[in-house]
Molecule: Bacterial RNase P class A
Organism: uncultured Anaerolineae bacterium
RNA sequence: CAGGUUGGCCGGGUGAUCGCUCUCCUGCCUGAGCAGGGGGGAGGAAAGUCCGCCCUCCACAGGGUACGGUGCUGGCUAACGGCCAGGCGGGGUAACCCGACGGCAAGUGCCACAGAGAAGUGUAUUGCCCCAUGCGCGAGCAUGGAGCGAGGGUGAAACGGCGGUGUAAGAGACCACCGGCGCGGGCAGUGAUGUUCGCGGCCAGGCAAACCCCACCGGGAGCAAGGCCAAGCAGGCGCAUUGGGGCGACCCGUCCCACAAAAAGCGCCGGGUCGGCUGCUUGAGCUUGUAGGUAACUACAAGCCCAGAUAGAUGAUCACCCACGACAGAAGGCGGCUUACAGGCCGGCCUGGACA
Numbered sequence: 001c002a003g004g005u006u007g008g009c010c011g012g013g014u015g016a017u018c019g020c021u022c023u024c025c026u027g028c029c030u031g032a033g034c035a036g037g038g039g040g041g042a043g044g045a046a047a048g049u050c051c052g053c054c055c056u057c058c059a060c061a062g063g064g065u066a067c068g069g070u071g072c073u074g075g076c077u078a079a080c081g082g083c084c085a086g087g088c089g090g091g092g093u094a095a096c097c098c099g100a101c102g103g104c105a106a107g108u109g110c111c112a113c114a115g116a117g118a119a120g121u122g123u124a125u126u127g128c129c130c131c132a133u134g135c136g137c138g139a140g141c142a143u144g145g146a147g148c149g150a151g152g153g154u155g156a157a158a159c160g161g162c163g164g165u166g167u168a169a170g171a172g173a174c175c176a177c178c179g180g181c182g183c184g185g186g187c188a189g190u191g192a193u194g195u196u197c198g199c200g201g202c203c204a205g206g207c208a209a210a211c212c213c214c215a216c217c218g219g220g221a222g223c224a225a226g227g228c229c230a231a232g233c234a235g236g237c238g239c240a241u242u243g244g245g246g247c248g249a250c251c252c253g254u255c256c257c258a259c260a261a262a263a264a265g266c267g268c269c270g271g272g273u274c275g276g277c278u279g280c281u282u283g284a285g286c287u288u289g290u291a292g293g294u295a296a297c298u299a300c301a302a303g304c305c306c307a308g309a310u311a312g313a314u315g316a317u318c319a320c321c322c323a324c325g326a327c328a329g330a331a332g333g334c335g336g337c338u339u340a341c342a343g344g345c346c347g348g349c350c351u352g353g354a355c356a
Base pairs, nucleotide, nucleotide: 001352002351003350004349005348006347007346008345009344010343012321013320014319015318016317017316018315020041021040022039023038024037025036026035027034028033043327047338048337050336051335052334053333054332055222056221057220058219062252063251064250065249067218068217069216070215071214072086073085074084075083076082087101088099089098090097091096102213103212107211108210109207110206111205125152126151127148128147130145131144132143133142134141135140160178161177163175164174165173179203180202181200182199183198184197185196186195187194188193226278227277228276229275235269236268237267238266239265243257244256245255246254247253285304286303287302288301289300290299291298292297
């Protein structure tokens, strides 16, 4: 200097005039009003609604079945399918990135086409070897029988690899080494695992993002939750003792009501209310520092208050600067993940080149 990879930040600014919204103060004044002044007012993703929770209600509290979710190890967190560190596997020269990462020796199932054959020890395309008969001068050819599965071919994948022994020809049939697998140890590590030694010819593949098995986790509904006030109307019918009803489905269990007649409640039909207040912003909050930790993060101290609309608030004009302006607007709140992003700035690491 170039390329790559990874982390962080900004994403318009200054001044003036008018306008919008919340809150506080003062005055007028009783109208959820007016005037003036102080302070605050959209995001890194507010998006997606994919996860997890806080909060609220289902009167209280459980167990199980079914169903759903997650799936290596150890930590962090309120929790998570998240984050950090590591292990294994894959991609990449590397930095780094991705992982759907428990189990196929419990069972069931699938592997098209091609190919002889795609899974219990069987089959045989091309081919190799032996025997018998016939033909041929001979090499050899044809038919029948018995053997082989090593070589070649097909395929994503074909019953371990290489070198030998052995055989009529071969083959883990046997042997040495290697690989995988099983069993048993040593060492390192909290662990996942790694490494090493011994025995065993055990060598029969892939798929669980196939059904399934195993381990762990999980009540439901949701701010249109819920609470209060104002206003208004119109109630009617039915349901049992072998009880009725509530608790997501079902069972157990439990609670409420009732037991000689009608409540608690449930079901059906019908009427009224489309109003206001609250929930609603001080939080598992933010910033800085110190300490611990590889880190995620934790503890302590100090400082700060940072939108609360509801027909839904930040806009318009002028001047200057400038990066010439991208993706894009809260609706109860928070922690994540994923997706989108013009332009600009600051680092870490890797590779290549050049110079000293």